Model confidence (mean pLDDT): 85 of 100.
Small-subunit ribosomal RNA, central domain from Solanum tuberosum, 344 nucleotides, folded computationally.
It matches the Rfam family "Bacterial small subunit ribosomal RNA".
The organism belongs to Solanum, within Eukaryota.
Context: one part of a larger RNA
RNA sequence: CUGGGCGUAAAGGGCACGUAGGCGGUGAAUCAGGUUGAAAGUGAAAGCCACCAAAAACUGGCGGAAUUCUCUCAAAACCAAUUCACUUGAGUGAGACAGAGGAGAGUGGAAUUUCGUGUGUAGGGGUGAAAUCCGGAGAUCUACGAAGGAAUGCCAAAAGCGAAGGCAGCUAUCUGGGUCCCUACCGAUGCUAAGGUGCGAAAGCAUGGGGAGCGAACAGGAGUAGAUACCCUGGUAGCCCAUGCCGUAAAUGAUGAGUGUUCGCCCUUGGUCUACGCGGAUCAGGGGUCUAGCUAAAGCGUGUAACACUCCGCCUGGGGAGUACAGUCGCAAGACCGAAACUC
Numbered sequence: 001c002u003g004g005g006c007g008u009a010a011a012g013g014g015c016a017c018g019u020a021g022g023c024g025g026u027g028a029a030u031c032a033g034g035u036u037g038a039a040a041g042u043g044a045a046a047g048c049c050a051c052c053a054a055a056a057a058c059u060g061g062c063g064g065a066a067u068u069c070u071c072u073c074a075a076a077a078c079c080a081a082u083u084c085a086c087u088u089g090a091g092u093g094a095g096a097c098a099g100a101g102g103a104g105a106g107u108g109g110a111a112u113u114u115c116g117u118g119u120g121u122a123g124g125g126g127u128g129a130a131a132u133c134c135g136g137a138g139a140u141c142u143a144c145g146a147a148g149g150a151a152u153g154c155c156a157a158a159a160g161c162g163a164a165g166g167c168a169g170c171u172a173u174c175u176g177g178g179u180c181c182c183u184a185c186c187g188a189u190g191c192u193a194a195g196g197u198g199c200g201a202a203a204g205c206a207u208g209g210g211g212a213g214c215g216a217a218c219a220g221g222a223g224u225a226g227a228u229a230c231c232c233u234g235g236u237a238g239c240c241c242a243u244g245c246c247g248u249a250a251a252u253g254a255u256g257a258g259u260g261u262u263c264g265c266c267c268u269u270g271g272u273c274u275a276c277g278c279g280g281a282u283c284a285g286g287g288g289u290c291u292a293g294c295u296a297a298a299g300c301g302u303g304u305a306a307c308a309c310u311c312c313g314c315c316u317g318g319g320g321a322g323u324a325c326a327g328u329c330g331c332a333a334g335a336c337c338g339a340a341a342c343u344c
Base pairs, nucleotide, nucleotide: 003316004315005314006313008297012312014199015198016197017196021192022191023190025086026085027084028083029082030081033079034078035075036074037073038072040070041069048064049063051061052060053059089189091185092184095180096179097178101175102174103173105171106170107169108152113147114146115145116144117143118142123134124133160167161166204245205244206243207242208241209240213239214238218234219233220232221231256311257310258309259308260307261306264289265288266287267286268285269284270283271282272281273280274279293300294299317344318343319342327336328335329334
C1' cells in the first nucleotide's frame, strides 16, 4: 500500500459553522469531452511467445502478442456540459403550541453565620470514645431587630430544552432554535467536510471587587508501631461577580454526520384529526420489552450494534511513550503535533 476494522478487544475528532474537494432528486431536448464499437496507422531492430530447420550450446527462418497512442466513421444508455420543465429532497410564508434554550436587569422566602437588645444560668460542642475548641468578660438555649453572601426546598418525573459543554425560586424586557397543521410560494437552492473559524464542565492563571457557608494548603487534637491519612476543632487560596486568558475531562451513548428500507406490544412528552367512553388514527421526541437480522459473547434490535449508499476522522502487538526533539499556541501551568534506539 492493499485488505480488514473502530459500543466493551487498537481505533469516532468534545461540539458546531463552513471553504476547497468528494458525492448528489425526476422528465425531456441538444452536444459528443469521458465511455462503447468498427476500420486504418503506429508500436525500429534486438528482446518475449509459438512453429519450422538444424543443433551440445549459441543460432537461422517465419509468424504472433504488446497495457497503449494517433486519426476517421458510428452509437447515445451512463458520467460531464448546455437549455427547458417538474415537485417528492432543501427552504420561505400563514395559523397554532411546548420548553430549567441564551443574555442583561429587578425582586421573594427558608436556612446558615455575625452583630445589637431582652430573658436566663452552667455548661456547650464534638466523637466509636475523647481531646484540641467556645463559655461567669455570661456561652449553649430562647424572643425581637439588623447586616451580608451564596444556593434556590416542595412542584420534580425513565419529564422538558439545547450542537455539545450544559440549563431549575419569581417577574418583565431582548433573543436563538424546535414541533404540529390545512395549505400557499420557491424550484435541487442538497449531504459531508481536509485546512479554517467559533463555542467549550471543573480546576488553574491575570486585574479589580466580594467573602455567609463549604474548604485544597496549613495548624492543632485524637487514633496508630509510625499516620505527612481516614475522625475532630480551626482555617488560607478557591468556589461568587466583572473583564481577559487557558482549551483540557471516563468532554460517555466509551456508539461521527446525513439519507432511504425493515415484525410487534407497553408506558410517556408536545401537537393534529376523529370520537366523545375509559378509546382510535397520525406526526415529532423520551423510555421498556421483543421478531427477523447482526454480534466473539454479553447484548443491539424503526432513536440499530439490521439491510444499503455518500463524505469525514481514526486503528495496525505490549512496553519505551502521549515521552524526547523540532515547530505552533499560552503570562504561566501547560496544550497541539508527535518519533526512535532498545526490549519482550